This is a predicted complex of two RNAs, RNase P RNA and transfer RNA, with 492 nucleotides together.
It holds a member of the Rfam family "Bacterial RNase P class A". By type it is a ribozyme.
Order: sequence, then structure tokens, then C1' cells
RNA sequence: CGAGCCGGCCGGGCGGCCGCGGCACCACUCUUGUGGCGGUGUCGAGGAAAGUCCGGACUCCACAGGGCAAGGUGGUGGCCAACAGCCACCCGGGGUGACCCGCGGGACAGUGCCACAGAGAACAGACCGCCGUUCGAGCUUGCUUGAGCGGUAAGGGUGAAACGGUGGUGUAAGAGACCACCAGCGUGCCGGGCGACCGGCGCGGCUAGGUAAACCCCACCUGGAGCAAGGUCAAGAGGGUGCCGAACCCGCGAGGGGGAGGUGCUUGCGCAGACGUUCGAGGGCGGCCCGCCCGAGUCUGCGGGUGGACCGCACCGAGGUCGUCAGUGAUGACGGUCCCAGAUGGAUGGUCGCCACUGCUACGAGGGCAACGUCGUAGCGGAACAGAAUCCGGCUUACAGGCCGACUCGUCUG
RNA sequence: GGGGCGGUAGCUCAGCUGGUCAGAGCAGCGGACUCAUAAUCCGUCAGGUCGUCGGUUCGAGCCCGACCCGCCCCACCA
Repeated sequence: CGAGCCGGCCGGGCGGCCGCGGCACCACUCUUGUGGCGGUGUCGAGGAAAGUCCGGACUCCACAGGGCAAGGUGGUGGCCAACAGCCACCCGGGGUGACCCGCGGGACAGUGCCACAGAGAACAGACCGCCGUUCGAGCUUGCUUGAGCGGUAAGGGUGAAACGGUGGUGUAAGAGACCACCAGCGUGCCGGGCGACCGGCGCGGCUAGGUAAACCCCACCUGGAGCAAGGUCAAGAGGGUGCCGAACCCGCGAGGGGGAGGUGCUUGCGCAGACGUUCGAGGGCGGCCCGCCCGAGUCUGCGGGUGGACCGCACCGAGGUCGUCAGUGAUGACGGUCCCAGAUGGAUGGUCGCCACUGCUACGAGGGCAACGUCGUAGCGGAACAGAAUCCGGCUUACAGGCCGACUCGUCUG
Repeated sequence: GGGGCGGUAGCUCAGCUGGUCAGAGCAGCGGACUCAUAAUCCGUCAGGUCGUCGGUUCGAGCCCGACCCGCCCCACCA
């Protein structure tokens, strides 16, 4: 200098003017309220706020029981509130290397499947070939050729996959039939490691196909719903009841009836159907069973009313940040310091100036043999993905551009 | 905000235990019937990156994961 690999961080800055939301304080005002209006101070999006894929906190279901089923996870050890997350290591695969990838338990518990092609596809298989033999034919009489029978898995061919590999012995030709080495399997012992696993020595049989993101087996885990959870209040259709009471009717009259409507209190609605009150519906309970508990109303459908306020919910948290210590690390402990969005037609913005970053062009300066890159000035541009909605820990996905650090390979120079 | 379902031909939908299984109906085209049209009957062709990408597998519409698009339900009185 070129190429690469891994990790961490940032995601424009300052100022002026205008504007928006929360909170606190002050002043004014009225209809005295969580009011209106004005001012001051303070805070105001993200690394992913996103997808909603996992895991929790929190809330309700009385407690959250047992078994089956269903779903999930899957090397080992650790971290964490928990996880399918993270760290370290092991094994397998890839790369010259830094390093990367792996849904990484079990295919000697069982079942299923392996299309097409191919002779044969799972305790397989003779199509071609090779060899032997019988019969026949030919002639150059020991060869060639045709048919049949038998042997053979070394060679060809098919396939994703053809039942260890290489060499030798052996044979008619061959074959773990036998031998040596290698790979791999099972098993015994020894050593190392917490463990996954690794290393060594020996023995056995000569060889074992793939698929569990097919059923299944093993180990472990999982109750359901979700802030539209849930709680308090207001309003209202309607019902019950008290009081007042129009039209109208009866009566000669006093009066009686009548009830539209108004108003107070209370409740919170109506209609239909089904099941049911201890022989108990229904609910907790989600698929089933058992057990336990609650239990007088419950469920379904069709109508009706409201479209409100507050809490949950927003400073106190598995919180941010700085430092020290322990640990290879994830992480943990201790100490200091900070308080940091909270809307609900949904705030967090607009504009101007300067600076910083960056692309192209032009000019200038200086370095170098050169290629080339550096600095300065000017002009014209560029600047991403995207935005909280109960909160938190992860994963995944999107993202212009930039910074820092560790490491690898190659070339050149000293 | 939360929960659920789906994407296959121009349209509506099938696709069993992963393999020669990529289909059916409507629509289209040609013919018959009719004065003509519709309906009906007969024949027939083409039309598909199975939403996209990746993985498992010898092999994926189907199994697994990530992403994209579309649809439905859930307010309170309760």
C1' cells in the first nucleotide's frame, strides 16, 4: 500500500425567531374549578420506538391440585427475574488465515418413506462384462462364434444413495475367503477434564445406508387471558315507589273516577329462548378424566343507551451514568452521582445564519523518480432507516454516512 | 394497543402421509340449436416464478424460519 475479518460507538453541533405537549411556581380573572388567560423555569423519541417472534413484571380469573393429551426446548458448563437470549468450551463442516456456520439428544426401542432412472433401493442385486461347462456351427485343429446352465459384486452403466478403502495372497474368474496398513463401529482398561469430550493400549466382528424441520422414544419446561387487563365515579334508555296532577267520564252538588305529564327517592335497562336452585344449571377449567371449591341464577340471540372523567400511568425502576473490585467472559458486588417523554383527532416541529461531514469540478501550494495521495480556496450539490402509547430483558428485520480498536493474508521498502 | 385467519390460472376454490399431481368450475375460442340473443349441448387451446427470500431433504405448493400484503374480531353500561 492492497485485500480481508471481528468487536464497540455515533446517527450532526451552536445561536436567533416562531410554534406544540407534560410538570412546578407566580400574577390576573370569573361561573371558585383537576376552570380560563398570561408569564417564568424545567423536561420532551430510537438504535431500532418497528415486526409482535420469545421471555418476564403487573392485573383479573377463590387456590392455581393430580393424570392423560397438546405445545415447546434439545452438545456441555455457567450467567440471568426469565427465555428459543448471552458467555466460555466441546464436536462436525468451511476458509491459506484472522475467523465463520450448525433446529447440535436418539436411526442397534419400534413403525413408515426413499419418486424417476436402474438388473438390483435395505438382512439387495447378474443388464453389460469376466470365468467355467454342455450342445451346435465355422475353419487356419485350437481358436472364433451362437444358444443354454452355473459361478462371480474386481470392472462398466443407473442413481442423491449400490452394503468399507489401498496393496497383496489366493482363484477357472473372483470375493474380508485370508493377510498387512488405514478409516470407522462395539467393547475393556489406563490417563486428563466439573462436564460435553479428548488421548493411549488391547480385544472383537470384518462394516454398520439416509430421513426424527416423518410418526415416535428420552430428558426438561408450560394453568388461562391480556392495560380494550383491571378499579373508582358520572351520565343514560328503562323499572319500582311517594307526591302533585291536564283532557275526559259520573254526579244537581259536595265529591268520585281517570290517568297524559311533572317532580323526589331508589335501582340501573327491555324482549325472546334454553337450562336450573341441594337429584343443583353454570363457573374456576383451557381438549378430556379425577379431585376440590364457588354457587342462585347462568347462557345465547335480538334490541336500547353512552362515545365521559380519574386511577392503573410515568421520577424510584431486574433504572441511567461514573469509578473500583471479582471473573477468560456473559455478569455480579460496592461506592458516588442523576431523576430522564407521557399524548388520547394522539405533542416532541418549522425557518434563518454560522460551523462540522461528504461527492464532483476548477485554481493554487508543497511531497514523491513515478503511480498517487495531502492541504487551502471557490462554485454546484448531498445527508439514511424511521417515530413512544402499561413497562422491562432479548431476538429478528430496515438503515445515508462516519469514528475507534484488535487481528489475518499478500506485495514492496528499510 | 391486543388477538386470530388467509395469499395456488383473469375470477371462485381443491390439492390426501413430501415424489409423474400442479387440478376443478366459471370465463375465453370454435361449432350445434335460434330469425337473432340468452340459456343448453359438443369440442378445444392456452393461461401458474403456488406472496417473497432462506433452510431441512436426493426432492418442498406441502415441513421449519424470516419478511411482504390482505381480511376479521375485541370499547363501556356488562